[in-house]
RNA sequence: GUUGCGCUUCAGGGCGACGAGAAUUACGUCGACUGGCGGUAAAGCCCGCGAGCUUGGCAACAAGCAUGAUCUGGUGAGAUUCCAGGGCCAACGGUAAAGUCCGGAUGUUAGAAGCUAAUC
Numbered sequence: 001g002u003u004g005c006g007c008u009u010c011a012g013g014g015c016g017a018c019g020a021g022a023a024u025u026a027c028g029u030c031g032a033c034u035g036g037c038g039g040u041a042a043a044g045c046c047c048g049c050g051a052g053c054u055u056g057g058c059a060a061c062a063a064g065c066a067u068g069a070u071c072u073g074g075u076g077a078g079a080u081u082c083c084a085g086g087g088c089c090a091a092c093g094g095u096a097a098a099g100u101c102c103g104g105a106u107g108u109u110a111g112a113a114g115c116u117a118a119u120c
Base pairs, nucleotide, nucleotide: 001119002118003117004116006115007114008113009112010111015031016030017029018028019027032100033099034090035089036049037048038047039046044088045087052065053064054063055062056061070086071085072084073083074082092103093102094101
């Protein structure tokens, strides 16, 4: 360095005020805030993946379904990733309609780090 049929640890953030109302961190107004993992020039909105659901299975797991959003300018060899400016998006269940509340979840997982073994 490679490999895994081994093990361990880690692995999601964020709301206030006022109004209306029987009731809202959910509606309306105003103003805020947050951004999983891998790839790639450093990315919520480029590509891929994860969280959800269904069916089968004791299980491991397999198959299928669902799965949001970006522009302009600058620098540069190279950037929808950096810098400047503007814009947009956000699963499922609950509840007065929710990215920010409560819940599944002391969960799961994309993966990350380390140990170890084998091998070169």
Overview
This is a predicted structure of a 120-nucleotide RNA (FMN riboswitch aptamer (RFN element)). Its mean pLDDT, the model's own confidence on a scale to 100, is 83. Rfam family: FMN riboswitch aptamer (RFN element). About the family: The RFN element is a highly conserved domain that is found frequently in the 5'-untranslated regions of prokaryotic mRNAs that encode for flavin mononucleotide (FMN) biosynthesis and transport proteins. Gene Ontology term of the family: FMN binding. Of the family's consensus pairs, 93% are formed in the model.